[in-house]
c-di-AMP riboswitch aptamer (ydaO/yuaA leader) from a Fimbriimonadaceae bacterium, 135 nucleotides, folded computationally. It was read from a public genome assembly, where an Rfam model found it.
C1' cells in the first nucleotide's frame, strides 16, 4: 500500500413501537405525552349456529404442475417497502408470523392493551408534477 473478514460508531431504514420525568447498582418498575391496536349504544347494516367464527399485520386471492398429505414450484391479479412528503409511471425487493377460544359488525360515552423486533452504516433506484425544510 492492497484485499478479505470481524467489531464499534456519527447517522439512517422497515415497523405503531418514540420522547420526557421519577425510582433502582443493574435487570427493570412507575408516570406523562405522542403514536398504534382491541372491546363497547342508538341508527344503519348484517352475521353465526362446524368443512365454526374472529383479531394484529402489506403479507391475500385465482390458475397450472408435483405431492397420500402437510406443502412445494411456476404464473397472474391485488397489497406493501424502496432515504423530507404526496401523486403518476417504471426498475428492484417482500407477500411472513402469531393470537383469541364458541365469542366480538359499525359504534358516542366509556373500558382496555402495545411501544417489540429486524437491518444498513452506502448520499443511499429513477423520471415528471406539486409541496416542505435548509443554505
Nucleotide at each position: 500500500g492492497c484485499c478479505a473478514c470481524u467489531c464499534c460508531g456519527a447517522g439512517g431504514c422497515c415497523u405503531a413501537a418514540u420522547g420526557c420525568c421519577g425510582g433502582g447498582c443493574g435487570a427493570c418498575c412507575g408516570g406523562c405525552a405522542a403514536c398504534g391496536g382491541g372491546g363497547g349504544a342508538a341508527c344503519c347494516g348484517a352475521g353465526u349456529c362446524a368443512a365454526g367464527g374472529g383479531g394484529u399485520g402489506a403479507a391475500u386471492c385465482g390458475c397450472g404442475g408435483c405431492g397420500c398429505g402437510a406443502g412445494u414450484c411456476g404464473u397472474g391479479a391485488a397489497g406493501g417497502g424502496u432515504g423530507g412528503u404526496u401523486c403518476u409511471u417504471g426498475g428492484c425487493c417482500c407477500u411472513a408470523a402469531c393470537c383469541c377460544g364458541u365469542c366480538a359488525g359499525c359504534u358516542a360515552a366509556c373500558c382496555u392493551c402495545g411501544u417489540c423486533g429486524g437491518c444498513c452504516g452506502a448520499u443511499g433506484c429513477a423520471a415528471g408534477a406539486a409541496c416542505c425544510a435548509g443554505g